RNAcentral holds the sequence, with entries from ENA and MGnify.
This is a predicted structure of a 77-nucleotide RNA (transfer RNA) from a Terriglobales bacterium.
[in-house]
RNA sequence: GGGGGCGUAGCUCAGUUGGAUAGAGCACCGGAUUCGUAAUCCGGAGGUCGUGGGUUCGAGUCCCACCGUCUCUACCA
Numbered sequence: 001g002g003g004g005g006c007g008u009a010g011c012u013c014a015g016u017u018g019g020a021u022a023g024a025g026c027a028c029c030g031g032a033u034u035c036g037u038a039a040u041c042c043g044g045a046g047g048u049c050g051u052g053g054g055u056u057c058g059a060g061u062c063c064c065a066c067c068g069u070c071u072c073u074a075c076c077a
C1' cells in the first nucleotide's frame, strides 16, 4: 500500500427484510426490608447510535467520504 471486521448508556452487548417513544445486564442514585451491612424487591437518572454528507415520507439499519480500533496480506529493503 491492498482486503475484511468493529464503533449504540460509565462497562459488556442486543437491535440482521428501513417503520415511526432507542433497549437489556452490570454499575450509579433514591426507597422498602435489616439493629447495621450485604443480598433481595420497587422506582429513577443516564444516549444528538464515531464524525460529516447523501437517498427516503421515514435511517442505529442503505450509499459516500473521513476518524479511531482490531485483523489478514503483498512488494522493496
Base pairs, nucleotide, nucleotide: 001073002072003071004070005069006068007067010026011025012024013023019057028044029043030042031041032040050066051065052064053063054062

Rfam family: tRNA. Rfam classes the family as a transfer RNA. RNAcentral records the identical sequence in 2 taxa. The coordinates come from a structure-prediction model, not an experiment, and the mean pLDDT is 81.